This is a predicted structure of a 133-nucleotide RNA (c-di-AMP riboswitch aptamer (ydaO/yuaA leader)) from Hamadaea sp. It was read from a public genome assembly, where an Rfam model found it. The organism belongs to Hamadaea, within Bacteria.

RNA sequence: CGCCGAACCGCGACGACUGCCGCGGACCGGGGACCCAGGUAAGUGAAGGCCGCACGGCCUCAGGGGUGAAUCCGCGUCAGCGGUAGCGCAUCUUCCAGCGCGAACCCGGCAGCUAACCCGGUAGGCGGUGAGG
Numbered sequence: 001c002g003c004c005g006a007a008c009c010g011c012g013a014c015g016a017c018u019g020c021c022g023c024g025g026a027c028c029g030g031g032g033a034c035c036c037a038g039g040u041a042a043g044u045g046a047a048g049g050c051c052g053c054a055c056g057g058c059c060u061c062a063g064g065g066g067u068g069a070a071u072c073c074g075c076g077u078c079a080g081c082g083g084u085a086g087c088g089c090a091u092c093u094u095c096c097a098g099c100g101c102g103a104a105c106c107c108g109g110c111a112g113c114u115a116a117c118c119c120g121g122u123a124g125g126c127g128g129u130g131a132g133g
Base pairs, nucleotide, nucleotide: 001127002126003125004124008025009024010023011022012021026122027121028120029119030118031117036112047060048059049058050057051056063110064107065106066105067104072083073082074081075080086101087100088099089098095133096132
């Protein structure tokens, strides 16, 4: 100076500066009606462990769900390999070309959509003297 990403801006206090902290704005995410969707006899409905007299609480975690582009298929000596939906690459859109990614984590038995309303996040990582047509 840029890139991925919501992860930025302003004010204030502390303070050597930055940062942390507080407030506001902006951006992002979750929960949450009618209607719609789904279901169509009804009912019951995790499991294991721990604490506890009990109500209940805690931990692990089927099934299910969430953030995200990161889903799916095949092979395998089960380490991994090959592909793939999809995603990214210096204003923006489309096409071509090139180069990459195609993870990880969370909720905890439970959540469709969803106005009002309620709750939360503002991290982390990486590249370059140029940024193809």